Predicted 3D model of a 189-nucleotide RNA (Lysine riboswitch aptamer) from Candidatus Stramentimicrobium fermentans. Model confidence (mean pLDDT): 76 of 100. Taxonomically the source falls in Candidatus Stramentimicrobium (Bacteria, Pseudomonadati, Atribacterota, Candidatus Stramentimicrobiaceae).
[in-house]
RNA sequence: AAGUGAGGUAGAGGCGCGAACGAUCAAGAGUACUGAUAGGGAGCCCAGGCAGCGUUGAACUAUCAGAAAAGGGGUCUUCGCCGAAGUCUGUGGGUCCAUGCAUUAAGCCCCAGGCUGGGGUUAUGGUGAAUAACCAUAACACUGCCAUCUAAGAGAACUCCUAUGCUUAGGUGGAGCGCUAUCUCAUCG
Numbered sequence: 001a002a003g004u005g006a007g008g009u010a011g012a013g014g015c016g017c018g019a020a021c022g023a024u025c026a027a028g029a030g031u032a033c034u035g036a037u038a039g040g041g042a043g044c045c046c047a048g049g050c051a052g053c054g055u056u057g058a059a060c061u062a063u064c065a066g067a068a069a070a071g072g073g074g075u076c077u078u079c080g081c082c083g084a085a086g087u088c089u090g091u092g093g094g095u096c097c098a099u100g101c102a103u104u105a106a107g108c109c110c111c112a113g114g115c116u117g118g119g120g121u122u123a124u125g126g127u128g129a130a131u132a133a134c135c136a137u138a139a140c141a142c143u144g145c146c147a148u149c150u151a152a153g154a155g156a157a158c159u160c161c162u163a164u165g166c167u168u169a170g171g172u173g174g175a176g177c178g179c180u181a182u183c184u185c186a187u188c189g
Base pairs, nucleotide, nucleotide: 003187004186005185006184007183008182009181010180011179014082016081017080018079019078020077022076023075024074025073033066034065035064036063037062038061039060043053044052049101050100085116086115087114088113089112090111092110093109094108095107117143118142120140121139122138123137124136125135126134127133145174146173147172148171149170150169151168152167153166
């Protein structure tokens, strides 16, 4: 020096991941809901409880008139990134909504641990208004990384040959706590 271990920095995979009370569009939907008329004849509201409304006519049905929103999605823009992110578990912690009140479940956020390299197609199940989209599982090929094997190629020191390593193609295996490059410290020397 090569190498090994620990820590740091910068990067790569590509239909790459996620976010925004951002803008816009479609759908939600002529739905919920409101009013009028007619029928109807005791319930409605709520996950549940209290309260509230209702024979001075509830639910529901029909006609007419008016008429939304949320979650989710497409496009554009901006931002953060490459365990990006998603998901599961928890006698964990916190917060919040409904219809007027309070409480709790769900939901949301944080923490801890586990799983998944990535996108796609198909099937099943779940959420959803939905054939959109998302989530889980499985199968199928695709793709990137590392290791290893085979074949070919280029190729250092004069030439030939040719090592480590490099390029291309193919086979097998593995996982992101990975991989590439680089720096510091330690060790070896």